Predicted 3D model of a 61-nucleotide RNA (Fluoride riboswitch aptamer (crcB RNA motif)) from Paraburkholderia humisilvae. It matches the Rfam family "Fluoride riboswitch aptamer (crcB RNA motif)". A reference for the family is Zhao et al. (2017), "An excited state underlies gene regulation of a transcriptional riboswitch", Nat Chem Biol. RNAcentral holds the sequence, with entries from Rfam. The coordinates come from a structure-prediction model, not an experiment, and the mean pLDDT is 80.

[in-house]
């Protein structure tokens, strides 16, 4: 100096915040939704769970 493995740290998981947990990445990385030739169309604030905020739908007062 390089390579591999482990631990710790940091980061990421289609739009916000907090907490828990899972997975992934280690900076030339993880990640950056789906359908359609195009035009255009569709779901969702989660990777998962709970709460909050925002948005959407229905019902009641």
């Nucleotide at each position: 100096a390089c390579g591999u493995a482990g631990c710790a740290g940091g980061g990421a998981g289609a739009u916000g915040g907090c907490a828990u947990u899972c997975u992934c990445c280690u900076u030339c990385a993880a990640c950056c939704g789906c359908c359609u030739c195009a035009g255009g169309g569709c779901u969702g604030a989660u990777g998962a769970u709970g709460c909050c905020u925002g948005c959407g739908a229905g019902u009641u007062u």